[in-house]
This is a predicted structure of a 139-nucleotide RNA (FMN riboswitch aptamer (RFN element)) from Microbacterium esteraromaticum. The sequence is in RNAcentral, with records from Rfam and Ribocentre. Its Rfam family is "FMN riboswitch aptamer (RFN element)". The literature on the family includes a 2009 paper in Nature by Serganov et al., "Coenzyme recognition and gene regulation by a flavin mononucleotide riboswitch".

Parts: sequence; C1' cells; structure tokens
RNA sequence: ACGUGCUCCGGGGUCGGUGUGAAUCCGAACCGGCGGUGAUAGUCCGCGAACGCCUGUUCUCAGGCGCCGAUCCGGUGAAAUUCCGGAACCGACGGUGAUGCGAGCGAAAGCUCGCUAGUCCGGAAGAGAGGCAGCACAA
Repeated sequence: ACGUGCUCCGGGGUCGGUGUGAAUCCGAACCGGCGGUGAUAGUCCGCGAACGCCUGUUCUCAGGCGCCGAUCCGGUGAAAUUCCGGAACCGACGGUGAUGCGAGCGAAAGCUCGCUAGUCCGGAAGAGAGGCAGCACAA
C1' cells in the first nucleotide's frame, strides 16, 4: 500500500399583495448530494437517496428487480449543453389546503369527492453514493 472497523457526508420561505385566516394562492425571492467528462455541470453520462415489487431471514436486516425530473442561444478558447452574457426549465413519499382545476349531486344557494408545497410538518438524531477525506487496527 491492500485490507478491516469506526467517523464524516443535502440546501432553501424572506419581502410585498389579497384576506378573519396563507411558509401551500398571486408578484418577486431563495436552494442545488456524489463520481465522471479535453475546462469549473441541479438540466450531459452515471451513482445515491426516495418510491414500488420480489426473495431470504423474520427483531429487523440483507439481497435482487423496477421506477427515477429538467437547457437552449450567443461569446471566448485547442478544448466548455460545465466558464462569461442572456433567456428558460426541474425537483421522491406521507400530511396540511383560505387558491385553482376536474368530476358528481342540486331548481338555486350550495354540498360532496379527487388533484394541487423543491422551500412548512413527518419518516429522519434515518439512510447514503463518495473522498490520494479523518481516526484506529494491522503491516
């Protein structure tokens, strides 16, 4: 050195508007895990998390399969969907729901159901890719 164990390892709702009431509506605002890539990436290629199914074991843990969002134009350059300028876009599951959409019922007023949060609450003081990372063991 390899190896083994442990550790570390995800960010963001602020201001204004309407209103009895909004972190969910409206206007602006804010955020971006890990590896790779001729040059720095939320949007390229992969990985992880989350979600679903299956198997084993059944405390729960391990393994397998599936699913898995979104970018263009111009400039510089040897090289950039990565930099600079401009304009866009995306964001698991459960909960909440004053807005909006859809469906049903009703003569109407209205009632019922479903969907509606990247930033709030929750699983989660969890898990985890990963690093010539840190500590220890060993040598």